[in-house]
Molecule: c-di-GMP-I riboswitch aptamer
Organism: Cohnella rhizosphaerae
Formats: sequence, structure tokens, C1' cells
RNA sequence: UGAGAAAGGCAAACUCGCCGAAAGGCGAGGACGCAAAGCUACGGGCCUAAGGGAAACUACGGUCGCCGGGUUGCCAGG
Repeated sequence: UGAGAAAGGCAAACUCGCCGAAAGGCGAGGACGCAAAGCUACGGGCCUAAGGGAAACUACGGUCGCCGGGUUGCCAGG
């Protein structure tokens, strides 16, 4: 640095089961994609709103497969 390359890896939508107020998560099936689609909610964004609030709204709940930062690493090339 990343080729419609090799080995190996991950797994969107959807379906079933379980957890959760929800967003969403986990397991199994399944592959849209991914060179960090490994890890980390640290900054921004986005989702949810149980609780709070007359209402507007609100995260201490989520999302790293939205972007950035931090950190670790396989293969190949130089």
C1' cells in the first nucleotide's frame, strides 16, 4: 500500500427461539456486503423513551455494518 488474487475470517435483509418497555442484543439458519464488518461508546451523528416532565423534551438505554479517534492483528505486495 490493498488486486473481482490465494489461505483463513466476519455476516446485512429475512425466518425461528430467548432476553428487553423499546431501540436493540444473544443463539441457530441465511449471505447483502466487509481488508479491520476485530476490540473500545472517547468526540460527533443516528435510534429508542421505560423512568422523569403539564407538554415540548430528556439516556443513566442502544448503535463501532454512520464518520472520526484510540488500540491489537491475518494474508499479499513494496